[in-house]
Molecule: transfer RNA
Organism: uncultured Prochlorococcus sp.
């Protein structure tokens, strides 16, 4: 330098072919059970969906640019 893959809730992660309300498991809170705990078991908060701009009636999903991160490749006189 080029080129792929990826950045979505605190963590690890899904999201089909654009369409109403963005979701799972852990986690965190609060119930219920127990004598008590742990555990099961209910419920509840928690997301600028990297960032920015564009397409479009409509974007997590297209495009364009930027940015972090892995990874292959290339240069290194």
């Nucleotide at each position: 330098g080029u080129c792929u893959c990826g950045g979505u809730a605190g963590c690890u992660c899904a999201g089909c072919u654009g369409g109403u309300u963005a979701g799972a498991g852990c986690g965190g809170c609060g119930g219920a059970u127990u004598c008590a705990u742990a555990g099961c078991c209910c419920g509840c908060a928690g997301g600028u969906c990297g960032c920015g701009u564009g397409u479009u009636c409509a974007a997590g999903u297209c495009a364009c640019g930027c940015u972090c991160g892995a990874g292959a490749c290339a240069c290194c006189a």